Context: one part of a larger RNA
Molecule: small-subunit ribosomal RNA, 3' major domain
Organism: metagenome
RNA sequence: UGACGGGGGCCCGCACAAGCGGAGGAACAUGUGGUUUAAUUCGAUGAUACGCGAGGAACCUUACCCGGGUUUAAAUGCAGGACGAAAUUCCGAGAAAUCGGAACCCCUUCGGGCGGACUGCAAGGUGCUGCAUGGCUGUCGUCAGCUCGUGCCGUGAGGUGUCGGGUUAAGUCCCAUAACGAGCGCAACCCCUAUUGUUGGUUGCUAACAGGUUAAGCUGAGGACUCUAACGAGACUGCCACCGUAAGGUGUGAGGAAGGUGGGGAUGACGUCAAGUCAGCACGGCCCUUAUAUCCGGGGCUACACACGUGUUACAAUGGUCGAUACAAAGGGCAGCUACACCGCGAGGUGAUGCAAAUCUCAAAAAUCGAUCUCAGUUCGGAUUGAAGUCUGCAACUCGACUUCAUGAAGGUGGAUUCGCUAGUAAUCGUGCAUCAGCAACGGCACGGUGAAUACGUUCCCGGGCCUUGUACA
Repeated sequence: UGACGGGGGCCCGCACAAGCGGAGGAACAUGUGGUUUAAUUCGAUGAUACGCGAGGAACCUUACCCGGGUUUAAAUGCAGGACGAAAUUCCGAGAAAUCGGAACCCCUUCGGGCGGACUGCAAGGUGCUGCAUGGCUGUCGUCAGCUCGUGCCGUGAGGUGUCGGGUUAAGUCCCAUAACGAGCGCAACCCCUAUUGUUGGUUGCUAACAGGUUAAGCUGAGGACUCUAACGAGACUGCCACCGUAAGGUGUGAGGAAGGUGGGGAUGACGUCAAGUCAGCACGGCCCUUAUAUCCGGGGCUACACACGUGUUACAAUGGUCGAUACAAAGGGCAGCUACACCGCGAGGUGAUGCAAAUCUCAAAAAUCGAUCUCAGUUCGGAUUGAAGUCUGCAACUCGACUUCAUGAAGGUGGAUUCGCUAGUAAUCGUGCAUCAGCAACGGCACGGUGAAUACGUUCCCGGGCCUUGUACA
């Protein structure tokens, strides 16, 4: 100087407490361990692995296993000499890769061009090492810290500044001060959102005036309104009162759409964990080179006495079923989204129309109104299984999703323990997108609808910050 203490002081955080809803019990989905297997490819492992890499494993992917092939090879370049017999198409063999046979016999300005094969040189490796590395990432932690120059103090390591008294979300600011300044962080500058003005009105809107319909901004028209998207305004403890030297604090104070960081996002200091990644990519070294490279067919990654994590659906009446009927936002769409009509109980099919989209389309649910069920393993719950189908795709056996009929399991709110959340939040209800032929999505990432309860407080648990103290630790 640090680190540590079941030392002390001060302070903070959904850390506890106060509440609400979950997990742990059930079934299923998914990941992991284990076991099994020819293979069940590899990585990730307390917090910081386990719906993680994977934002799509039937083939492909694919790295694994079995079998069948190839050896300048999948690609590209240079050089060489030869070829147009190559390539391509067809036929045969084969599981395919590939092999055999046949057909075809390039263009030319005569310089050459094009094409595939041959030879030589350069390949290839998801093989090892993340403890050789770059880059990127997680975590402490959006915590308030981490340092430097000059000066001063100390033999020196180092200290001071950065401590103290207040204050703040903040090393934020004020006062004091052998320190005076500065940098990286904090804050602000950036984006979205809440109010409003100006400008611009099409594909958006419709108050007034016309036309028109069963109805409808449907049409003329209009820019008022909504909305859209560019530029502005607006919030600064600015004003008032009280407390305070100041910084600042308090106020059902005023004004205001918004009040003390208005709400949210992006933004992650010096560093820690030899943290993670050589399988995204790059790269040093080592290793393989008729194989650890590469092509193809099939299988596996989907196994299943079991254990754990994360989820979905439930156990019902604040509910289930049936009928009627409202209201979003944000996105996607041409090998696409599809109105509408008809067929089918339905998944869907057939026709047909609009839209490269503020124009057309995908397209809401909970809620509300009415009816029924009456506390039951039930009109709860839907696993499992049987049958019949639909769709995608060369192909749904291993191993897809969905539909209909039938079947109708466990489950009556879950032990010890444990998780999330402080407001448009939790809870709850649907919607969209990426990936994608299809789909294991109940996942992930976004979007809006409805919309709570509680916080006395900081003794205790956990994590963190500052000061101080002890130490046989570095």